A computed fold for a 72-nucleotide RNA from a Chloroflexota bacterium, annotated as transfer RNA. RNAcentral holds the sequence, with entries from ENA. The coordinates come from a structure-prediction model, not an experiment, and the mean pLDDT is 81. NCBI's taxonomy places the organism under Bacteria, Bacillati, Chloroflexota.

[in-house]
RNA sequence: GGCCCCGUAGCUCAAUGGUAGAGCAGGUGACUCUUAAUCACUUGGUUGGGGGUUCGAGUCCCUCCGGGGUCA
Numbered sequence: 001g002g003c004c005c006c007g008u009a010g011c012u013c014a015a016u017g018g019u020a021g022a023g024c025a026g027g028u029g030a031c032u033c034u035u036a037a038u039c040a041c042u043u044g045g046u047u048g049g050g051g052g053u054u055c056g057a058g059u060c061c062c063u064c065c066g067g068g069g070u071c072a
Base pairs, nucleotide, nucleotide: 001071002070003069004068005067006066007065010024011023012022013021018055026042027041028040029039030038048064049063050062051061052060
C1' cells in the first nucleotide's frame, strides 16, 4: 500500500429504515443482628467524527479517524 471485519451505556453485547434495549456494574429501598446473597425500583447514550439519501438513519451511500485480520 490492496482487500475484509469491527466501533452503540463504565464493561460484554442486542436493535426489519419507524419511541435506542438487555445482562453485569452503579444508585435507592426491602429482607438480615451485620455483611454477602436474594427481591423491587432506578440512574446512565453527541450510536467514533463529518457529509449525503430519505417524511424518517444505529441501520443505506461517501469520506476521515481508531482497532483487528489477511496478502504483498